Predicted 3D model of RNase P RNA and transfer RNA as a complex of 444 nucleotides. It holds a member of the Rfam family "Bacterial RNase P class A". Rfam classes the family as a ribozyme. Its mean pLDDT, the model's own confidence on a scale to 100, is 76.

């Protein structure tokens, strides 16, 4: 200098003017309205609504079941399907990256087509080991062919996958039949909290799919701010039905038990209210420093208050500057993705351009 | 804001649950031929789909799983 990997941050600025929302203050006898003064006013994703919670209600409590979720180990966290650090497998030359990563001897199921065969049936084949037939010859025998019976699954073919793989020996021909190396499985010993890993020995060892049903371990009530609480106002003393008058009906998945409302209770249809206040912003909050920890993060100290709308709020105009492109008549055009609605912790998706740090590789110079 | 459904030739629908005969089916529309004096109807045949897009599991995906884009619904779930 170039190419790459991982992470963090910014993502227009300044002034003037007009128009908005909130809070506070002054003014006023008091309240309201208008006006005045001061201060504050969108994001890293506010998006998707994929997860987890805080919070609210169901009057609830306990046990079980169903349904749902997660899935290597250990930590972090309020919790999580998230984050950090490791392990195994895989990719890359490397820095690094990816993984829905428990179990197929608990059971059931699927593996089309092709192929002999997909829990196991020999198509092409190999074999003078046994018993026959035919022919030839040097006629006690040898050679060649052939069908039956027999031995084999090493070679070829099919397929994504076919009785561990490669090589040598052995055999009538073969086969872990034997040996060497490797993979898998089991046992023992060492290391590690653990996942796992290293070594030794051993017999020789028939698949894959659980993002198939399922089994195992752990977690899990339901509905959700349009939750819910209060005020005000209005309406048709609304209509019908089930059960019941002390254990019926109902009690936010189902069952059981307790308990509660209890003389009432639930269901269906129809009507009225579409007004206002609260919930609504001080939080598992943010910033800085110290300590501990590999890290995520935790503890302590100091500092800060940063939208609360509700037919739903910072937009329009002008000037200058910054950046990018074209031009040099000193000008013109443009500046990403995109805007709260109870609040947080994450994940995923969209994103013009720019800055910084660390590491890897290549080239050059000293 | 919550919950639910759907996307397949030009059009309307099957197929998905239980993955292979998917070389993706049926109807209609289009084209050609036959029939008819001519048209229509009818009959025969033909062409036309990256199964909304991307990724993953698997030997194999329209179908199973994840992400994303678009459309619609509950006579309001207030």
């Nucleotide at each position: 200098c170039g190419a790459g990997u991982a992470a963090a941050c910014c993502g227009g600025g300044u002034g003037a003017u007009c128009g908005c929302c909130c809070u506070g203050g002054a003014u006023u006898u008091a309240u309201u309205u208008u006006g005045c003064c001061a201060g504050g006013g969108a994001g890293g994703a506010a998006a998707g609504u994929c997860c987890g919670a805080g919070c609210u209600c169901c009057a609830c409590c306990g046990a079980g079941c169903a349904g749902g979720g997660u899935g290597c180990u250990g930590g972090g966290u309020a919790a999580c399907g998230c984050c950090c650090a490791g392990g195994a497998g895989g990719g890359g030359a490397g820095a690094c990256c990816c993984u829905a990563c428990g179990g197929a001897a608990a059971g059931u199921g699927c593996c089309a087509c092709a192929g002999a065969a997909a829990c196991a049936c020999a198509c092409c084949g190999c074999c003078a080991g046994c018993g026959g037939c035919u022919g030839g010859c040097u006629u006690a025998g040898c050679c060649a062919g052939u069908g039956c019976g027999g031995g084999c699954a090493a070679g070829g073919g099919u397929g994504a996958a076919a009785u561990g793989g490669u090589g040598a020996g052995g055999c009538a021909a073969g086969a872990g039949c034997u040996c060497a190396c490797c993979a898998g499985c089991a046992a023992c010993u060492g290391g590690g909290a653990g996942a796992c890993u290293a070594g030794u020995u051993g017999g020789c060892u028939g698949g894959g799919c659980a993002a198939a049903c399922c089994c195992c371990a752990c977690c899990u009530g339901g509905a959700g701010c349009a939750a819910g609480a209060c005020c005000g106002a209005a309406u048709a003393a609304g209509a019908g039905g089930g059960c019941a008058u002390u254990u019926a009906a109902g009690g936010u998945g189902c069952u059981c038990g307790g308990c509660c409302u209890a003389a009432g209770u639930c269901c269906u249809c129809g009507g009225g209210u579409u007004g206002g206040u609260c919930g609504c912003u001080u939080g598992a909050c943010c910033c800085u420093g110290a300590u501990g920890g590999u890290a995520a993060c935790a503890u302590c100290a100091g500092g800060g208050c940063u939208a609360g709308a509700u037919g739903g709020a910072u937009g329009g105009u002008c000037a200058c500057c910054a950046c990018u492109c074209c031009a040099c008549g000193u000008g013109g055009a443009g500046u990403a993705c995109a805007g709260g609605a109870c609040u947080c912790g994450g994940c995923u998706u969209a994103u013009a351009g720019g800055u910084u740090u660390a590491c890897u590789c290549g080239c050059c110079c000293a | 804001g919550u919950c639910c459904c759907g996307g397949u030739g030009g059009u309307g629908u099957a197929g998905c649950c239980u993955g292979g005969c998917c070389u993706a089916a049926c109807a209609u529309a289009c084209c050609a031929c036959a029939c008819u004096g001519u048209c229509a109807a009818u009959g025969u045949g033909g062409a036309g789909a990256u199964c909304g897009g991307g990724g993953g599991u698997u030997c194999g995906a329209a179908u199973c799983c994840c992400c994303u884009c678009c459309g619609g619904g509950c006579g309001c779930c207030a």